A computed fold for a 116-nucleotide RNA from a Micromonosporaceae bacterium, annotated as SAM riboswitch aptamer (S box leader). The sequence was found by an Rfam model in a public genome assembly. The coordinates come from a structure-prediction model, not an experiment, and the mean pLDDT is 80.
RNA sequence: ACCUCAUCCAGAGGGGCAGAGGGAACGGCCCGAUGAAGCCCCGGCAACCACCGUGAUCGACUCGACGAUGAGGCCGCGCGCGGCAGGUGCCAACUCCGUCCGGACACUGCUGAUCG
Repeated sequence: ACCUCAUCCAGAGGGGCAGAGGGAACGGCCCGAUGAAGCCCCGGCAACCACCGUGAUCGACUCGACGAUGAGGCCGCGCGCGGCAGGUGCCAACUCCGUCCGGACACUGCUGAUCG
């Protein structure tokens, strides 16, 4: 950098500079001079990666005896649990809602609202 998979109804501040936008896109609906975006300082939330510890399964190895059941541990892959907070990410609204597919309801139809 690209591709694929999974999770996403919880959580998280203050100050300075700055000066009109922001919530990816589109359509909504919201946030914003009671100060948007951006930058800086301090802070926080979370636990994806890393690291540490630990547990069981499986595999290899060893023991017994060159067999079966079995046993062993400073071995190995992945997994579970715990720690940690280095690397990311995040600190308005369910990923703010919708966009694709399906169910069923309404409608002449367009479509609407609803459950996944």
Its Rfam family is "SAM riboswitch aptamer (S box leader)". From the family's description: The SAM riboswitch is found upstream of a number of genes which code for proteins involved in methionine or cysteine biosynthesis in Gram-positive bacteria.